Context: one part of a larger RNA
RNA sequence: AGCACAUGGUGGAUGCCUUGGCACCAAGAGCCGAUGAAGGACGUAGGAGGCUGCGAUAAGCCUCGGGGAGCUGCCAACCGAGCUGUGAUCCGGGGAUGUCCGAAUGGGGAAACCCGGCUGGGGUAAUGCCCAGUCACCCACGCCUGAACACAUAGGGCGUGCGGAGGGAACGAGGGGAAGUGAAACAUCUCAGUACCCUCAGGAAGAGAAGACAACAGUGAUUCCGUGAGUAGUGGCGAGCGAAAGCGGAAGAGGCCAAACCGAUACUGCGUGAUAGCUACCAGGCGUUUCAGUAUCGGGGUUGUGGGACCAUUCAGAAGGGGCUGGUACCCCUUCAGAGAGUCAAAAAUUCGUUGUAUAGGCGAAGGCCAUGCGAAAGGGCCGGCACAGAAGGUAAGACCCCUGUAGCCGAAAUGCUUCGAACUCUCGAGUGGGAUCCCAAGUAGCACGGGGCCCGAGAAAUCUCGUGUGAAUCCGGCGGGACCACCCGCCAAGCCUAAAUACUCCUUGGUGACCGAUAGCGGACAAGUACCGUGAGGGAAAGGUGAAAAGUACCCCGGGAGGGGAGUGAAAUAGUACCUGAAACCAUGUGCUU
Numbered sequence: 001a002g003c004a005c006a007u008g009g010u011g012g013a014u015g016c017c018u019u020g021g022c023a024c025c026a027a028g029a030g031c032c033g034a035u036g037a038a039g040g041a042c043g044u045a046g047g048a049g050g051c052u053g054c055g056a057u058a059a060g061c062c063u064c065g066g067g068g069a070g071c072u073g074c075c076a077a078c079c080g081a082g083c084u085g086u087g088a089u090c091c092g093g094g095g096a097u098g099u100c101c102g103a104a105u106g107g108g109g110a111a112a113c114c115c116g117g118c119u120g121g122g123g124u125a126a127u128g129c130c131c132a133g134u135c136a137c138c139c140a141c142g143c144c145u146g147a148a149c150a151c152a153u154a155g156g157g158c159g160u161g162c163g164g165a166g167g168g169a170a171c172g173a174g175g176g177g178a179a180g181u182g183a184a185a186c187a188u189c190u191c192a193g194u195a196c197c198c199u200c201a202g203g204a205a206g207a208g209a210a211g212a213c214a215a216c217a218g219u220g221a222u223u224c225c226g227u228g229a230g231u232a233g234u235g236g237c238g239a240g241c242g243a244a245a246g247c248g249g250a251a252g253a254g255g256c257c258a259a260a261c262c263g264a265u266a267c268u269g270c271g272u273g274a275u276a277g278c279u280a281c282c283a284g285g286c287g288u289u290u291c292a293g294u295a296u297c298g299g300g301g302u303u304g305u306g307g308g309a310c311c312a313u314u315c316a317g318a319a320g321g322g323g324c325u326g327g328u329a330c331c332c333c334u335u336c337a338g339a340g341a342g343u344c345a346a347a348a349a350u351u352c353g354u355u356g357u358a359u360a361g362g363c364g365a366a367g368g369c370c371a372u373g374c375g376a377a378a379g380g381g382c383c384g385g386c387a388c389a390g391a392a393g394g395u396a397a398g399a400c401c402c403c404u405g406u407a408g409c410c411g412a413a414a415u416g417c418u419u420c421g422a423a424c425u426c427u428c429g430a431g432u433g434g435g436a437u438c439c440c441a442a443g444u445a446g447c448a449c450g451g452g453g454c455c456c457g458a459g460a461a462a463u464c465u466c467g468u469g470u471g472a473a474u475c476c477g478g479c480g481g482g483a484c485c486a487c488c489c490g491c492c493a494a495g496c497c498u499a500a501a502u503a504c505u506c507c508u509u510g511g512u513g514a515c516c517g518a519u520a521g522c523g524g525a526c527a528a529g530u531a532c533c534g535u536g537a538g539g540g541a542a543a544g545g546u547g548a549a550a551a552g553u554a555c556c557c558c559g560g561g562a563g564g565g566g567a568g569u570g571a572a573a574u575a576g577u578a579c580c581u582g583a584a585a586c587c588a589u590g591u592g593c594u595u
Base pairs, nucleotide, nucleotide: 001594002593003592004591005590006589007588008587009586015580016545017544020516021515022513023512024511025510026509027508028507029505030504031167032166039101040100041099042055043054044053046079047078049075050074051073061095062094063093064092065091066090070083071082072081106115107114108113116135117134118133119132120131121130122129137164138163139161140160141159142158143157144156145155171202172200173199174198175197176196182189186236212219213218223250224249225248226247227246233241234240254497255496256495261299262298263297264296265295266294267293268292269291274288276289277286278285279329280328281327282326283325284324304475306440307439308438309437310434311433312432313431314430315429317336318335319334320333321332322331323330338428339427340426341425342424350423351422352421353420356417357416358415359414361410362409363408367383368382369381370380384401385400386390392404393403394402446470447469448468449467450466451465452464456482477492478491479490480489481488532539533538552579555566556565557564558563
């Protein structure tokens, strides 16, 4: 020096464990904010720091409930001082307070700071000083004022507003919009209208009651799922892209306007003194009310077997009032009756009762003995019991009967949601005939050119849509059925609203797992978005386990200490806070063998 064995050290693998994660299911909730949010800074306890809570009323204040013996949050003890059956701590509902920054909003600003005005109050001899309130901008509405320029308008001022502003994980709508890649290169094409950026909304959004499909038979808003179907198509006919009808399901809901016409009001114009008009008839009376146009409001009206206006006509309760006067008819308005509807569609506010439920809780069955064990029995043995409860967790080891629970049953002063009812609010004629006249959404449809989007890449290219230009018709009308034309069929564009079925999960509650078990599982089981790095945007760790219980080694000895030897605790100390198990590399000691 090597090898072997043994005993240790180092190291922290492995096993076991789990307070933490991951995925999904069900139910809930789906917004918060100028009444100042989200997120922070700084404070705040008798005692330093971090976390949590809270805000100068500062680990808390008031009140209403629950609960019932201890309590003054956690790391985390110790000391001190207190509270509590006159019910504390704790849990839940409602309220109060809530510094400073932050949309941040009196002005400024290098966030958490600086400096003000006005009103009221405190203090001082007075100023300084302190406290409460208020003072940003934009928009809408109302009122006042008011230029160039007479009316007017612009502008200015005041008031009112549960108006806006900012934040939010994904889902949604719109405006913009790549490239890596694939095509085995690459340019059309693809990736992909994806990623990403911006704007905006809601608990969902968007879409939506046929100018739809279909095919000679019919369907009857939209949305979503399955199928149709990788079909029909499209495509340097390459790579690829890729429908629809129909059928089967989920859900189910339909409404309101514009216009014609009538009336009212305002303005403008023509025009006339009566064979204009004032519902009809007769008589009287009135005197521009007529007529035409514009604007606003009310009625009317909403459809494709075309609809409506208009004209004629039939049937429709009671009372009151009105339509110049009188009588009748007719029409209109109000109230009642009758019918219907309703706050989450089509208008909107609220209250009361009631049902269930959420936010604290409560009751809740049944076991002993013996031995084993290194301490502990729930494991073993013996004899019992409960079960609408033998889910689960804990307890010194493996517990239906020890504890918390579980099955089952019960419970709310207050607030929210919800069911039903009432109050309350709102709405209400129906039909037939006629076809002369009027209306049925205009810079629209269509067309030309240039784009986009559709399975459709310009193609024979319809349909949808944008830009520029041009530019119709009103039912004897218009659009579509894949160029275009005819026939036939379907449907009424150029206005608006609309629940559910659908998407998602920052969040709450409960549950589940052939999900992980500390190099795994979230980056994070621990002071974690921490330490640390970076000017910054940003990047971003490592780190769990004594024991049943600290019983965490009093006392003695060596040592300056660190550390150790005794003694003691404990079942165990080779479980001693460098602590469960404690592999390997690596290091050492002892013995043996070889050189």